[in-house]
RNA sequence: CUCUUCCAAGCGGGAGAGCGUCCUUAGCUUAAGGGCCGCCGAAGGAGCAACCGCCACCGGAAACUCUCAGGUAAAAUGGACCGCUUGGAGGUU
Numbered sequence: 001c002u003c004u005u006c007c008a009a010g011c012g013g014g015a016g017a018g019c020g021u022c023c024u025u026a027g028c029u030u031a032a033g034g035g036c037c038g039c040c041g042a043a044g045g046a047g048c049a050a051c052c053g054c055c056a057c058c059g060g061a062a063a064c065u066c067u068c069a070g071g072u073a074a075a076a077u078g079g080a081c082c083g084c085u086u087g088g089a090g091g092u093u
Stems, first nucleotide, its partner, number of pairs: 003091011018037001020036007038072003044068001045066003051060003
């Protein structure tokens, strides 16, 4: 130098689900906030499992499950994950 793991930043892509109902504010048919019901899973969180560490105990562990949180017309915001670039810490050659 090449390849590759992790972390951070930048750029790009990025799904799902009621324009539900009632009240309040503004005041001219739209917007915002709150309550209730329904719905969604891909922030976060929690749970179990294949599996791994080391036989057990114990621990780790998903895009699975739950829906606490979050979200639920468009727009905006958020968004797991993927690609590229840069930087840092390693590994391999």
Predicted 3D model of a 93-nucleotide RNA (Glycine riboswitch aptamer) from an uncultured Caulobacterales bacterium. The prediction has a mean pLDDT of 78.